A computed fold for an 88-nucleotide RNA from Anaeromicrobium sediminis, annotated as c-di-GMP-I riboswitch aptamer. The coordinates come from a structure-prediction model, not an experiment, and the mean pLDDT is 88. The model forms 95% of the base pairs in the Rfam consensus. Rfam family: c-di-GMP-I riboswitch aptamer. Gene Ontology term of the family: cyclic-di-GMP binding. NCBI's taxonomy places the organism under Bacteria, Bacillota, Peptostreptococcales, Thermotaleaceae, Anaeromicrobium.
RNA sequence: AAAUGAUAAAGGCACAUCUAUUGAAAGAUAGAGUCGCAAAGCUAUGGGUCUAAGGGACAGUUUGUCCUAUGAUCGCCAGGUUGCCAAA
Numbered sequence: 001a002a003a004u005g006a007u008a009a010a011g012g013c014a015c016a017u018c019u020a021u022u023g024a025a026a027g028a029u030a031g032a033g034u035c036g037c038a039a040a041g042c043u044a045u046g047g048g049u050c051u052a053a054g055g056g057a058c059a060g061u062u063u064g065u066c067c068u069a070u071g072a073u074c075g076c077c078a079g080g081u082u083g084c085c086a087a088a
Base pairs, nucleotide, nucleotide: 004086005085012037013036017032018031019030020029021028022027035075041081042080043079045078046077047076048073049072050071054068055067056066057065058064
């Protein structure tokens, strides 16, 4: 230095839920919270998944059904990239 990751040490992040804001929605942001996480740091590059404003098709109804990301998700998987400590 790399691989690896323990009943190690110092720390870190913050699921669900609630409140407020925002968004068409999915979701996001902030606070509380603490399920878990050795990258649960960053990145939307590939795949998957979620939503369907706008657009399109169908229908003819009380505004409906279906398709579609340019939207979202990194705590879905992988890739890229950065990083603390050190037992075996």